[in-house]
Context: one part of a larger RNA
């Protein structure tokens, strides 16, 4: 891991349903008696359902209860049931298989290890020198000194022997804990043989919840035991009909259930629902609005106050201060509404069998995901979260979006080498335009983003200058009072402050910058020439442009493109399982024999089949002129499951049909069990 066998809704009892029978009231049950060896007939009303109900009951009765009631009301009367058998469905049972951890109960275990008991053993060799002693000195005499002597020590070094600090191999190992290099004890709380004692809530423990047989937060075998698992994970042939839900409510409820809502199957049933379309409603929502609440910004009046002046005070008086109110103009609200849509929603009539409603069974589901819209939570984050609503997907496959469950088009019964179209396309890759008209873009912009920022381009509007000559640009003036005053060390247009006049002219500012210690100097303004015809400023708007940085090389699908980009108008073709067309199935209805409609489908319902084993028919047809089985087969026949023929192989069995009863279909369970 692959073949191959094995493997999961069964079986009683009791109920509810539906259907098929049997009898019109239905039926036996234990029991018996016959005949049989597994049972089958006949009997057996004892029980049961039904036939009458209503009341808590006495109880009354086609009624009854409540009640004062003859009134309202409830609930019955207008009939159909019962016994069988099949189907599904509940309950109770191990109740479709397999899966616990645990819990109990009774035993087995201290040959591992823990600890204690009894008795044995074992510890190379070096080191260190404690106490006491002897000598010698020393003391009045001790004490006290120094030499020996002496061998103490949970002493020190280090084998054996225990132990396990570090590191590396080793990790399907040499090995279910070890090698290897170092490494700690090593005469002690040491090590170790032998025999022995403690036992599962219990033992031991120098204490780690350690250890008690490679098992310990409670060993091990058996048993109660098919504990139980609201959890997983698996459940086996085939067609055909409809086909959901992730939803509201309850829950010691939240990955469980119960009821509703939403599927199925079946009776019933009124023109009843209903898409539409007309009429008739009510609303307080977008939007807007300020009349109410409440915010809010400027003016005008200015109640109050603040500051100020006069005054002993009482008070008057003045403010370019705040400010109540109110006026005028302008805002703003989910919890503001004078006013107020569109939709939605009710009601009525008219109305496509597309239905619909009511019982009765049978269910699945109750973890949604995204996308548009309108919100609330978050940062007007999120492939986020949470309502409403509306698509899709899930339970949907074709095409388009390079690929891409939720986006766009579109809803696959089956065939077809036939036609139209949808979204989306037309230069090749790749079906079909290298299409027509008219305009931008120059960025490869198109094929990624903003604030900002620019004499890119286009198209519009406005405005102001211009043959009496404008813009640009070249020549030429740019002057005199004056170096205005003031200020200042200076201040002469040009540091700063006031004024800002007058004269000449074609113009020329008491000066536009730059310079300078101040001056000079160069420019501008303005004015004339030359030239010759458009020039400038503002505003909207198309399309470009910068801003523009991320880790391999790489976000037009790619080649490429100047259009084959980008707007705007035609026209032509391509383009799906979509429509049509020709053929053929199947289902439902209905007309009536032939139209119409219908036929994706997950959970889940309903329908009809195949096939395997056994039994009955059957000691059967059939079979050595070859049964079952096994392999092979461009063959026939069926829509599928499957089926039947032929050929060889095998060597005795053994059908088809019509019945009936099951250990009745595997590819999944970390499924089991055998081969490789």
């Nucleotide at each position: 891991g692959c073949c191959g066998g094995c493997g999961a809704g069964u079986u009683a009892u009791a109920g509810g349903u539906a259907c098929u029978g049997g009898u019109a009231g239905g039926u036996u049950a234990a029991g018996g008696c016959a005949c049989u060896u597994g049972g089958u007939g006949c009997u057996g009303a004892a029980g049961c359902c039904a036939a009458a109900g209503c009341g808590a009951a006495a109880g009354c009765g086609a009624g009854u209860c409540u009640g004062a009631a003859u009134a309202g009301g409830g609930c019955a009367a207008u009939u159909a049931a019962u016994c069988a058998g099949u189907a599904u469905u509940u309950a109770u049972a191990g109740a479709c298989c397999c899966g616990a951890a645990c819990c109990c109960g009774g035993g087995u275990g201290a040959u591992c290890u823990a600890a204690c008991c009894a008795u044995g053993u074992c510890c190379a060799g070096g080191a260190u020198g404690a106490a006491g002693c002897u000598u010698g000195g020393g003391u009045a005499a001790c004490a006290c000194c120094a030499a020996g002597u002496g061998g103490a020590g949970g002493u020190c070094c280090g084998c054996a022997c225990c132990g396990a600090c570090u590191g590396a191999u080793g990790u399907u190992g040499a090995a279910a804990a070890a090698u290897c290099a170092g490494c700690g004890g090593a005469u002690g709380a040491g090590g170790u043989g032998u025999g022995g004692u403690u036992a599962g809530g219990g033992g031991u423990g120098a204490a780690a919840u350690g250890c008690c047989a490679a098992u310990c937060g409670a060993a091990c075998c058996c048993g109660g035991a098919g504990c139980u698992a609201g959890c997983u994970g698996g459940u086996u042939c085939u067609c055909c009909c409809c086909g959901a839900a992730a939803u509201g409510u309850g829950u010691u409820g939240a990955g469980g259930c119960g009821c509703a809502g939403c599927g199925g199957u079946g009776a019933c049933g009124a023109u009843u629902a209903u898409a539409g379309u007309u009429u008739g409603g009510g609303g307080g929502u977008a939007a807007a609005g300020c009349a109410c609440u409440g915010u809010u910004u400027c003016g005008g009046u200015g109640c109050g106050g603040g500051c100020g002046g006069c005054g002993a005070a009482a008070g008057c008086u003045g403010u370019a201060c705040c400010a109540a109110a109110u006026c005028g103009a302008g805002a703003c609200a989910a919890a503001c509404u004078c006013a107020g849509a569109a939709u939605a929603c009710c009601a009525a009539a008219c109305g496509c069998a597309c239905a619909c409603g009511u019982c009765a069974c049978c269910a699945g589901a109750c973890a949604g995901a995204c996308g548009g819209u309108g919100g609330g939570g978050g940062a007007u984050a999120a492939g986020c979260u949470u309502c409403a609503u509306c698509g899709u997907c899930a339970a949907g496959a074709g095409g388009g979006a390079a690929a891409c469950a939720g986006c766009c088009c579109a809803g696959a019964c089956c065939a077809c080498c036939a036609g139209c179209u949808a979204a989306g396309g037309u230069c090749c890759c790749c079906a079909a335009a290298u299409u027509g008209u008219c305009a931008c873009u120059a960025a490869g912009u198109g094929a990624u983003a903003a604030a900002g920022g620019a004499g890119g381009u286009g198209g519009g509007a406005g405005u102001g200058c211009a043959a009496a000559g404008a813009c640009a640009a070249c020549c030429a003036g740019g002057a005199g009072g004056u170096u205005u005053g003031c200020c200042u060390a200076g201040a002469a247009g040009c540091a700063g402050c006031c004024a800002u006049c007058c004269u000449u002219g074609a113009a020329a500012g008491a000066g536009u910058g730059c310079g300078u210690a101040a001056u000079a100097g160069c420019u501008c303004a303005c004015u004339g020439g030359u030239c010759a015809a458009g020039c400038g400023c503002u505003c909207c708007u198309g399309c470009g442009c910068c801003g523009a940085a991320a880790a391999u090389g790489a976000a037009c699908g790619g080649g490429g493109c100047u259009a084959a980009g980008u707007g705007a108008c035609g026209u032509a073709c391509c383009g799906a399982a979509g429509c049509u067309g020709u053929g053929g199935g199947a289902u439902a209805a209905u007309u009536u024999g032939a139209u119409u409609a219908u036929c994706g489908g997950u959970a889940g319902g309903g329908g009809a089949g195949c096939g395997u084993u056994c039994u009955g028919u059957a000691g059967u047809a059939g079979g050595a002129a070859g049964a079952a089985g096994c392999a092979c087969u461009a063959g026939c026949g069926g829509c599928a499951a499957g089926c039947a023929g032929g050929u060889g192989u095998g060597g005795a069995c053994g059908a088809a049909g019509c019945a009936g009863a099951a250990g009745u279909g595997a590819g999944a369970a970390u499924g089991u069990c055998g081969g490789c």